[in-house]
């Protein structure tokens, strides 16, 4: 430089033929139990869904441009 995947909660991801509440496991914080403490239970917070732009009554899901990881190919006077 070309080609695929990948970007969502503190961490691991899922997910939506564009719609009504954005979720899991773990993590944290409460509670409950126990003579304590772990487990196992119950509840709660935590999210500009990578950035900007378009279509669109309505984008996290579709479309363009960038940025960022990973991989495979080119190229390397």
């Nucleotide at each position: 430089g070309c080609c695929g995947g990948g970007g969502u909660a503190g961490c691991u991801c899922a997910g939506u033929u564009g719609g009504u509440u954005a979720g899991a496991g773990c993590g944290u914080g409460g509670g409950a139990u126990u003579c304590a403490u772990a487990a196992a239970c119950c509840c709660a917070a935590g999210g500009u869904c990578g950035a900007c732009g378009g279509u669109u009554c309505a984008a996290u899901u579709c479309c363009g441009u960038c940025c960022c990881c990973c991989g495979g190919c080119a190229c390397c006077a």
Molecule: transfer RNA
Organism: Patescibacteria group bacterium